[in-house]
């Protein structure tokens, strides 16, 4: 420097839910409060998931699409320790 996460050690983040709140929806933010993660840090111009507000179709029912969202679905990108 790679590679690995057995054994530590110093932190580290925070699922569900719940309250408030912003949004049409998914979801996001904050406080509470762990299920969990060796990247559960970062990246939305690699896949891939999700939602349809406005458009579009349809007699209806509905159904078509991101310009919205999702990093704790994969994927890049860096980053502490340590050394079986």
């Nucleotide at each position: 420097a790679a590679u690995u996460g057995a054994u530590a050690a110093a932190g580290g983040c925070a699922a569900a839910c719940c309250u408030g709140u912003u949004g049409a929806a998914a979801a996001g933010c904050a406080g509470g409060g762990a299920c969990g993660c060796a990247a559960a840090a970062u990246c939305a111009a690699g896949g891939g998931u999700c939602u349809a507000a406005a458009g579009c179709c349809g007699c209806a029912a509905g159904g078509c699409u991101a310009u919205g969202a999702c990093a704790g679905c994969c994927g890049g990108u860096u980053g502490c320790c340590a050394a079986a």

Record summary:
The RNA shown here (c-di-GMP-I riboswitch aptamer) has 84 nucleotides and comes from Papillibacter cinnamivorans. Of the family's consensus pairs, 95% are formed in the model. The sequence is in RNAcentral, with records from ENA, Rfam and Ribocentre. RNAcentral records the identical sequence in 2 taxa. The prediction has a mean pLDDT of 90.